[in-house]
A computed fold for a 747-nucleotide part of an RNA from an Actinomycetes bacterium, annotated as large-subunit ribosomal RNA, domain II. The prediction has a mean pLDDT of 83.
Context: one part of a larger RNA
């Protein structure tokens, strides 16, 4: 991992709804007693029938109050109560499993830490302290030398103790080891045995270390099913509806309360919604500058500053500053002289009749939302960012088609079946369903198939303008002169370093000079003019499509790919087609509403048969036909089989009630995606009880095969098996397994 078995909303007592039953202005007993039991007794008590007040108390009223006022709560407007079943809730472990922990009582120092008592151990080698002896030395010493001696938490190094490094080992040989090196090795040494210290305690040369593979408080049992606003799990089926991720509050923020939104019951019955018309409130978008502020230029000008003048006062002046005012041009969420569109409120009318609306009660879930579009705040007019919106959508809880792939984008809302049809978005060269479709343009960049400021004789379209047969533009031929080397400056300055001026003449035209050039001249050239040539040429603006700008990490890799160039790209237009679980067609299921019909209770009479299935005769009918008939179907008659049935079926008649509540059939309309969640209907398991069946001619169980039903499921048959098992009614549950790092067993 797999398989099997086990494995989670229970029970008691209260409360409150719903369903159903008994009795009903009443309902009901509890303990207990009697009885084998069924049952009988038991009225204490509880709930209801009256309320109001803090209470005394009064009472259809009462309280407040001075009040016969007003107001509050009541009555008038009458249904409860006791069972059973069930939803939810309270108290209990309360759906199940899960802490780390807290407290109590005990057990541990055979591991380890310290201590006490008593024992044991340390190969071999080296060094050579004090002291002592002898000699030297001295006045005596000190001191020196030789010997002797054998000290030391001395030296080297086994046993022994330790554990610094490396390697291996890491589902190990081992829950701490092995190998090779390493440290101590007469000491604060190592070690045996016996003993002692105990859990907020010990012991600790101190690491929060150690106290039995466990230690920032051991282990065992108990309190104990501690608590867990947390995580995980919570078991059969089908049908109907179907959310929320918001507001306020919270020692609150991943919890909870109330409201909002869902569902189910009851009540009201179009009140809802959409549209039209009419009537309203409003200060947003926009705009504006009349207010409040911001803010630019000019004019006018008070005041201030400077200058001149001046004994003072005054005066004059000013490329200084500058209020108010004027002109022009602006800005504002917290400005408004103005001011929409939508939206909102009310009234009337029309449309819609639906899972519209409102009220009330039972039961919830939700209270982490996400993206897209629109309107805003924050941010950088960043974010797949963040916060808002009585804005919308989708996902959430939504499958299908498109976007290559792709919760939130586009199309579209899946009851089931069909080898039928039409469309949506999006597509139609091939992969790949459908046009290598038609018409007219554009693009040359593989632009298409990523990007800006900015740059550019890319190219198409448009507009106005300049020049042009009195000859333009471009090219070619020729001229491009004189005063003059203008003046100044300068070493020089002659068109051409720089400064100033920029005239006159000749002429078709020619600047006191456009650029190159020289030391300065020279030289070349341009403007300008003539000739040649013979029709357009020059710039500007608007616009379509392109170009550059353009750099990323495995490999083309920025069309899904192939591949595409009068397109298979782009723009405009046209005709077709493809394309979904959309729509339609045919068949079927189910929910709900409407319409029509049947049915329920009692009594009387008659009556034995009724239901299902199968065969047969046969009318009407349907289809085919070679017109002879064949096939289907089957009212009604008749026969067989099975089951039910005389405590009663069926038929007829009468009555009650025509209320409530059901059940069924047919037809029609509208529906049937769905998480949390609400509601409804069923299947199956185990047991009890009543009725009734099967079984050694083979029960249950197990395996194979076949069949039935809308599902859970059920039935038949064969084999195996070898003794019990089932249908129907009612009742009761230890009642359904795939998940919980679930538990146990197997493998």
């Nucleotide at each position: 991992g797999c398989c099997a078995a086990c494995g989670a909303g229970u029970u008691a007592c209260g409360g409150u709804g719903u369903g159903u039953g008994g009795c009903g202005a009443g309902g009901u007993u509890a303990a207990c007693c009697c009885g084998u039991g069924a049952g009988g007794g038991g009225g204490a008590g509880c709930c209801g029938a009256a309320g109001c007040g803090a209470a005394a108390g009064c009472g259809a009223g009462u309280c407040u109050g001075a009040a016969u006022a007003g107001g509050g709560c009541g009555a008038a407007u009458g249904a409860g109560u006791c069972g059973c079943a069930u939803g939810c809730u309270g108290u209990a472990g309360a759906c199940c499993c899960g802490a780390a922990g807290c407290c109590g009582a005990g057990u541990g120092a055979g591991c380890u830490a310290g201590c006490c008592a008593u024992g044991g151990g340390c190969a071999g080698g080296c060094u050579g302290a004090a002291g002592c002896g002898g000699g030297g030395g001295u006045a005596a010493g000190a001191c020196c030398c030789c010997g002797u001696g054998g000290a030391g938490g001395g030296c080297c190094g086994a046993a022994c103790c330790c554990a610094c490094c490396c390697u291996g080992g890491u589902u190990g040989a081992a829950a701490a080891c092995a190998g090779g090196g390493g440290g101590g090795a007469u000491g604060a040494c190592c070690u045996g045995u016996g003993g002692u210290u105990a859990g907020g305690g010990g012991u600790g040369a101190a690491a929060g270390g150690c106290c039995a593979a466990u230690c920032a408080a051991a282990c065992u049992c108990g309190g104990u099913g501690a608590u867990a606003g947390c995580u995980g799990g919570u078991u059969c089926u089908c049908c109907c509806c179907g959310a929320a991720a918001u507001g306020c509050a919270u020692u609150u923020a991943g919890g909870u309360g109330c409201a909002g939104c869902g569902u189910c019951g009851g009540g009201c019955g179009u009140u809802c919604a959409g549209c039209a018309u009419c009537g309203g409130a409003g200060g947003u978008a926009g705009a504006g500058c009349a207010c409040u502020g911001a803010a630019u230029g000019g004019g006018c000008u008070a005041g201030g500053g400077g200058g001149c003048c001046u004994a003072c006062a005054a005066g004059c002046u000013u490329a200084c500053u500058g209020a108010c005012c004027c002109c022009a041009a602006u800005c504002a969420a917290a400005c408004u002289c103005c001011g929409a569109a939508u939206g909102c409120c009310g009234a009337u009318g029309c449309u819609c009749a639906a899972g519209a609306g409102c009220c009330u009660g039972g039961c919830a879930g939700u209270g982490a939302g996400a993206c897209c579009a629109c309107g805003a705040g924050g941010g950088a007019u960043g974010a797949g960012c963040u916060u808002c919106g009585u804005u919308g959508g989708u996902c959430g809880a939504g499958a299908g088609g498109g976007a290559a792939a792709c919760a939130g984008c586009c199309c579209a809302g899946a009851c089931c079946g069909c080898c039928a049809g039409c469309u949506a978005a999006g597509g139609c060269c091939c992969c790949u369903a459908a046009u290598u479709u038609u018409u007219g343009g554009c693009u040359a960049a593989g632009u298409g198939g990523a990007a800006a400021a900015c740059g550019a004789u890319g190219u198409g379209g448009g507009a106005a303008c300049g020049c042009g047969a009195a000859g333009a533009c471009a090219g070619c031929c020729a001229g491009g002169a004189g005063g003059u080397u203008g003046g100044c400056u300068c070493a020089g300055a002659a068109g051409c370093a720089g400064c100033c001026a920029u005239c006159c003449u000749u002429g078709a035209a020619a600047g006191a000079g456009u650029g190159c050039g020289u030391a300065a001249u020279a030289g070349c050239u341009c403007a300008c003019u003539g000739g040649u040539c013979g029709a357009g040429u020059g710039g500007u603006c608007c616009u379509g499509c392109g170009c550059g700008g353009a750099c990323a990490a495995u490999g083309u890799a920025a069309c899904g790919g192939g591949g595409c160039u009068u397109a298979a790209g782009c723009c405009a237009a046209a005709a077709g087609c493809c394309g979904a679980a959309g729509c339609u067609g045919c068949g079927g299921a189910u929910u709900u509403c409407c319409a029509u019909c049947c049915u329920g209770c009692u009594c009387g009479a008659g009556u034995a048969g009724g239901u299902g299935u199968u065969g047969u005769g046969a009318a009407u009918g349907c289809g085919g036909u070679u017109c002879g008939c064949c096939g289907c179907g089957g009212a009604c008659g008749u026969g067989g089989c099975a089951c039910c049935g005389u405590c009663g079926u069926c038929u007829c008649g009468a009555g009650a009630a025509u209320u409530c509540c059901g059940g069924g059939a047919u037809g029609g309309g509208a529906g049937u995606g769905g998480u949390a969640g609400g509601g409804g209907a069923g299947c199956g398991u185990c047991g009890a009880u009543c009725c009734u069946g099967c079984u050694g001619a083979g029960a249950a169980g197990c395996g194979g095969c076949g069949g039935u039903g809308g599902a859970a499921a059920c039935c038949g048959u064969c084999g195996u098996g070898g003794a019990g098992c089932g249908u129907g009614g009612u009742c009761g549950a230890g009642u359904g397994a795939g998940a919980a790092u679930g538990u146990u067993g197997g493998u």

NCBI's taxonomy places the organism under Bacteria, Bacillati, Actinomycetota, Actinomycetes.